[in-house]
Context: one part of a larger RNA
RNA sequence: UCAUGGCUAAGGAACUAGGCAAAAUAGACCCGUAACUUCGGGAGAAGGGUCGCCCCGAACUUGUUUCGGGGCCGCAGUGAAAAGGUCCAGGCGACUGUUUAUCAAAAACACAGGGCUAUGCUAAUUCGAAAGAAGACGUAUAUGGCCUGACACCUGCCCGGUGCUGGAAGGUUAAGUGGAGAUGUUAGCCUCGGCGAAGCAUUCAAAUGAAGCCCCAGUAAACGGCGGCCGUAACUAUAACGGUCCUAAGGUAGCGAAAUUCCUUGUCGGGUAAGUUCCGACCUGCACGAAUGGUGCAACGAUCUGGACACUGUCUCAGCCAUGAGCUCG
Numbered sequence: 001u002c003a004u005g006g007c008u009a010a011g012g013a014a015c016u017a018g019g020c021a022a023a024a025u026a027g028a029c030c031c032g033u034a035a036c037u038u039c040g041g042g043a044g045a046a047g048g049g050u051c052g053c054c055c056c057g058a059a060c061u062u063g064u065u066u067c068g069g070g071g072c073c074g075c076a077g078u079g080a081a082a083a084g085g086u087c088c089a090g091g092c093g094a095c096u097g098u099u100u101a102u103c104a105a106a107a108a109c110a111c112a113g114g115g116c117u118a119u120g121c122u123a124a125u126u127c128g129a130a131a132g133a134a135g136a137c138g139u140a141u142a143u144g145g146c147c148u149g150a151c152a153c154c155u156g157c158c159c160g161g162u163g164c165u166g167g168a169a170g171g172u173u174a175a176g177u178g179g180a181g182a183u184g185u186u187a188g189c190c191u192c193g194g195c196g197a198a199g200c201a202u203u204c205a206a207a208u209g210a211a212g213c214c215c216c217a218g219u220a221a222a223c224g225g226c227g228g229c230c231g232u233a234a235c236u237a238u239a240a241c242g243g244u245c246c247u248a249a250g251g252u253a254g255c256g257a258a259a260u261u262c263c264u265u266g267u268c269g270g271g272u273a274a275g276u277u278c279c280g281a282c283c284u285g286c287a288c289g290a291a292u293g294g295u296g297c298a299a300c301g302a303u304c305u306g307g308a309c310a311c312u313g314u315c316u317c318a319g320c321c322a323u324g325a326g327c328u329c330g
Stems, first nucleotide, its partner, number of pairs: 001325008010316002014314001019311001027051005036041001038150001052072008060063001073077001085309007092301002097109002113148007125134003151296004156226003161223002163219005170214003176208002181203005188195002227245005254288001255285001266282005
C1' cells in the first nucleotide's frame, strides 16, 4: 500500500450522478393501526409495551400451559447466533410469470379479458414434388391468423387513396377457335403483255374468347387520415358570432411543458435558507388523443423519479486495531 473485518469524539448525507456501500430494523406475546379500496385488501401499516431467575397462590384442556402476587441480580433478560428499516408522492406496466446461456430483468414479451377475420369437415391453415402427416381421433362454446391487453368509464368523424369483400351491365384483354384476303408454285388459257383452277407451302383480317384491370357498391377494434385566412362585443383583451378558400373528413370525450414541449430552467403555486429534478395547476399541444387504444385505478414490482423519519466513517477528516497478501531474509 492492497484485501477482508472491528471500533470511533462532535456533526449526521454536508458525500455522490444517485444514501452506492455501510449502519439501523429484526423473534414471540399484548395493545394499537390512516388515506385509499376492486371491500379481498392496504397491514407485520404506522406506533407503543412486555420478555431473565427465585418463592407463593389459583385455574383447567395436567402442560416445556395460562393467570395473579411477592422477591433477587446485572450496563444489558428474543443477554450469544440466526430473524422486516419505515413513511409520503408520482411515472410505467394491472397482477403471478418470461427474456438478451456469457455487459441489458425492464416500461420489453406473455397473460386472463376484449375485438376483427378465416374455416361446414376430404375444414381453413401448415409441412411435404408425392404418398402422407399435423390441425384432430377435434367439429363454430371448435380450430387458424391479426390487433389490443385485468378492472372501471369510454372508444368520436372520414371509404377520396391503399387493401379486403361483394357485384356483374358496359370498356379493355391471353392462349385457343376462326379463316376473308394476300404471296410463292403451275395444269390450262392467251391479244404473248399477262391471267391463272385444284393441290402444296407461307402469311393472315373480321368475328369469338375467362379471370384480372377499368367500373359500381360495402368495409376503419382494415392500412391509414382527422385544415387555412380575415373580421367582429359599450376600457382593453378575447371572440360565443360572421365571411371566405380548400377537403374524403377537418381531432369529439378525455388528457396535456407529458417516457410526447423545440423555444424552455415556459408562467404561477408547493416543498428547500437556496430546487435545470419533483408535485399541483395553466394551455401558447414545435409535434397528445381514443383497441398503432384514450383517461382513471386498489393490489403488485430486485422497475424508474422526487421527498421525509430513523440510521450511520458516504462525508467534514481522519485515527486506531485484527487477519491475510505485498516487502526483506531463509
A computed fold for a 330-nucleotide part of an RNA from Jejuia pallidilutea, annotated as large-subunit ribosomal RNA, domain IV. Model confidence (mean pLDDT): 87 of 100.